Context: one part of a larger RNA
RNA sequence: CUGGGUGUAAAGGGAGUGUAGGCGGGACGGCAAGUCAGGUGUGAAAUCUAUGGGCUCAACCCAUAGCGUGCACUUGAAACUGUUGUUCUUGAGUGAAGUAGAGGCAAGCGGAAUUCCUAGUGUAGCGGUGAAAUGCGUAGAUAUUAGGAGGAACACCAGUGGCGAAGGCGGCUUGCUGGGCUUUUACUGACGCUGAGGCUCGAAAGCGUGGGGAGCAAACAGGAUUAGAUACCCUGGUAGUCCACGCCGUAAACGAUGAGUGCUAAGUAUCGGGGGAUUUCGGUGCUUAAGCUAACGCAGUAAGCACUCCGCCUGGGGAGUACGGUCGCAAGACUGAAACUC
Repeated sequence: CUGGGUGUAAAGGGAGUGUAGGCGGGACGGCAAGUCAGGUGUGAAAUCUAUGGGCUCAACCCAUAGCGUGCACUUGAAACUGUUGUUCUUGAGUGAAGUAGAGGCAAGCGGAAUUCCUAGUGUAGCGGUGAAAUGCGUAGAUAUUAGGAGGAACACCAGUGGCGAAGGCGGCUUGCUGGGCUUUUACUGACGCUGAGGCUCGAAAGCGUGGGGAGCAAACAGGAUUAGAUACCCUGGUAGUCCACGCCGUAAACGAUGAGUGCUAAGUAUCGGGGGAUUUCGGUGCUUAAGCUAACGCAGUAAGCACUCCGCCUGGGGAGUACGGUCGCAAGACUGAAACUC
């Protein structure tokens, strides 16, 4: 290179945007780069193949022809690819009219609950567990009533529900703002798909600076348990969890399933539109047909039938390690072997 794969066996990049590149809708015409056909030249000899001949045969040698799949020039063909011109509307986009939504950012507001503080009532316990103890309490706790402070999270609604590219998003109101869907076909006229690099986003934990700190809670301390108990259980408790700005760039970042387009029998539930007569478009689920699959299962939201483009895989361990490089404040991330061994 060819070939085979990538839900669970090794293998889909965490997600998007987009550069180069690759691929790309219908009609007509031109050109002739690719493509196809003819011709000419060249394609050294030896080798090779065929035929004939020479050494007594053969190996070997000689002659002739072929081959030499190629290249250059030239004459044509025009279906396909390409290129160029004109054109079309179904792909794509724009406009108009509607519409659903925890989509994003900022500001303000609200109630329940926990904790703490103050005051009242009140008295000996409270708390916790399998049972206890540590702990709290006569300096008046727990309980209860009233008032106050502060931080974080938003019960019910709530759904097999919705939105978002993914991560993710849930009290209410306002402002700013992204995307989708439906109807209409008014406009543009292939403007498309994918996408190596690049750039942007990216849970939690962690890091830097400054705030904040109610509850929870790594570390830590104590009490238990136990042979031991650096745990599970209990009482405490600091980072952290929260906010602002900046970094980190990883996850079972999962549907373990890349993106796009077309095609392929039905049923049912649900969400958002349109039409209203049978329904129709877009999402989210379930059950199944053909088909696929090693099986499990998938099955119009494909893992079916095809095409385009990208990432990735090639026995286990060594190892996501070493070395080098790039990035990072660090933690570390990305790239990523070999010896050896089975």
Molecule: small-subunit ribosomal RNA, central domain
Organism: uncultured bacterium